[in-house]
RNA sequence: GAGUCGGCCGGGCAGUCGCUGCCGCAGGGUGCUUAGCAUCUGCGCGGUGGAGGAAAGUCCGGGCUCCGGCGGAUCGGGUGCCAGGUAACGCCUGGGGGGCGCGAGCCCACGGAAAGUGCAACAGAGAGCUAGACCGCCUAAGUCCUUUAUCUAAAGGACCGGUAAGGGUGAAACGGUGCGGUAAGAGCGCACCGCGUCGGUGGCAACACGCGACGGCACGGCAAACCCCACCUGGAGCAAGGCCAAAUAGGGAAGCAGCCUGCGUAACAGCGGGCAGCGCCGAUCCGCGCGCGCUUCCGGGUAGGCCGCUAGAGGUCCGCGGCGACGCGGAUCCCAGAGGAAUGAUUGCCCUCGACAGAACCCGGCUUACAGGCCGACUCCU
RNA sequence: CGGGGCGUAGCUCAGCCUGGUAGAGCAUCUGCUUUGGGAGCAGAGGGUCGGAGGUUCGAAUCCUCUCGCCCCGACCA
Numbered sequence: 001g002a003g004u005c006g007g008c009c010g011g012g013c014a015g016u017c018g019c020u021g022c023c024g025c026a027g028g029g030u031g032c033u034u035a036g037c038a039u040c041u042g043c044g045c046g047g048u049g050g051a052g053g054a055a056a057g058u059c060c061g062g063g064c065u066c067c068g069g070c071g072g073a074u075c076g077g078g079u080g081c082c083a084g085g086u087a088a089c090g091c092c093u094g095g096g097g098g099g100c101g102c103g104a105g106c107c108c109a110c111g112g113a114a115a116g117u118g119c120a121a122c123a124g125a126g127a128g129c130u131a132g133a134c135c136g137c138c139u140a141a142g143u144c145c146u147u148u149a150u151c152u153a154a155a156g157g158a159c160c161g162g163u164a165a166g167g168g169u170g171a172a173a174c175g176g177u178g179c180g181g182u183a184a185g186a187g188c189g190c191a192c193c194g195c196g197u198c199g200g201u202g203g204c205a206a207c208a209c210g211c212g213a214c215g216g217c218a219c220g221g222c223a224a225a226c227c228c229c230a231c232c233u234g235g236a237g238c239a240a241g242g243c244c245a246a247a248u249a250g251g252g253a254a255g256c257a258g259c260c261u262g263c264g265u266a267a268c269a270g271c272g273g274g275c276a277g278c279g280c281c282g283a284u285c286c287g288c289g290c291g292c293g294c295u296u297c298c299g300g301g302u303a304g305g306c307c308g309c310u311a312g313a314g315g316u317c318c319g320c321g322g323c324g325a326c327g328c329g330g331a332u333c334c335c336a337g338a339g340g341a342a343u344g345a346u347u348g349c350c351c352u353c354g355a356c357a358g359a360a361c362c363c364g365g366c367u368u369a370c371a372g373g374c375c376g377a378c379u380c381c382u
Numbered sequence: 383c384g385g386g387g388c389g390u391a392g393c394u395c396a397g398c399c400u401g402g403u404a405g406a407g408c409a410u411c412u413g414c415u416u417u418g419g420g421a422g423c424a425g426a427g428g429g430u431c432g433g434a435g436g437u438u439c440g441a442a443u444c445c446u447c448u449c450g451c452c453c454c455g456a457c458c459a
Base pairs, nucleotide, nucleotide: 001380002379003378004377005376006375007374008373009372011350012349013348014347015346016345017344019050020049021048022047023046024045025044027041028040029039030038031037032036052356056367057366059365060364061363062362063361064237065236066235067234076233077232078231079230080229081095082094083093084092085091096110097108098107099106100105111228112227116226117225118222119221134167135166136163137162138161142159143158144157145156146155147154148153175193176192177191178190179189180188194217195215196214197213198212199211200209201208202207241307242306243305244304251298252297253296254295255294256293258275259274260273261272262271263270277290278289279288280287314333315332316331317330318329319328320327321326351354383455384454385453386452387451388450389449392408393407394406395405402439410426411425412424413423414422432448433447434446435445436444
């Protein structure tokens, strides 16, 4: 100088005025036998706490609550190398394998394509199992023709063919290099490399082995296509859910059903009339019809209020165990909890002049956004 | 706060599940027709499928992240 990894901070200090949760005290209201006690309020005073590393996205997992459920299976959904950590996870740690980098290190949805089905446009001769002959290469064997030639034969051509080494198409064309071999070629044969199967050794395992034997090679890609295998999985979410509970209306139960008067009775009961309400007609009267009403209690439940609500898989420090994630033990601390929703305004000083952004049931992760700064470890070059 | 859905041409939508060339109607433009316009007929243009990354030979479509919009949920006696 260039770079890698891990951790931390996220303007600071002081004054003044405000907002808000809690605690305490004045002050006030209500109840009881005045003082006193209980309870409510508490706008005043004092004390104390008051956004984040992501409070975000709501992508996973869990607590909590209600509903459902004997158990199991199917369907559906999810996860996907191995081992461990954890309340749990798709997270984290360590390891294995693959890829990138000189390196410190970084990245990987990393089970199965020799169980089955399916897909592969266009191009290309052929696109999926023992595939494919367009150009090229070869005419050894077979048939025919021509020329030369004394016969054997030689040369050329056609047909039938051979050939996957080379070219060409394509994202992808059925192991690689070399030697032998051949008409030309080809795992056709051999050596090495690669691959597969079985065994051995090491490892808990993934897996590894410059260990052995066997197999000429049989087995291309896609599973973020269906699928198979292994494991996990009930649904909804604090607007979950619970408690208290006006007024009015409606539901249920019980009780009482008025006043005056006639008949009637021993007294009631019973039978009538009138006074009241509404409708038939706007008003009055008559007539007809329908009805009441009051009190108490019960249950549901609206407005409203309260709980859930923040002390927790919690923070900090120390010790021990572990490579580590983490676990165990001890000490210590209390650190927002609203319900139109608080965390602000202003003044002064300083600096590197301040980013992304704000709780709403809680917690563990992941992902995304983020001006700038600090600390530690390490790598490469000079 | 919680839950669900949708972004494709100027507008309204299909295509996505099951990957291969992006389409329909209206609108726009050109021509014919008409004295001119409208209507009608014929034809044309217009899309980086909200954005970024990944899987694949290949992505509007499958997966992940992200942005924007819309809807639903409070009590029912």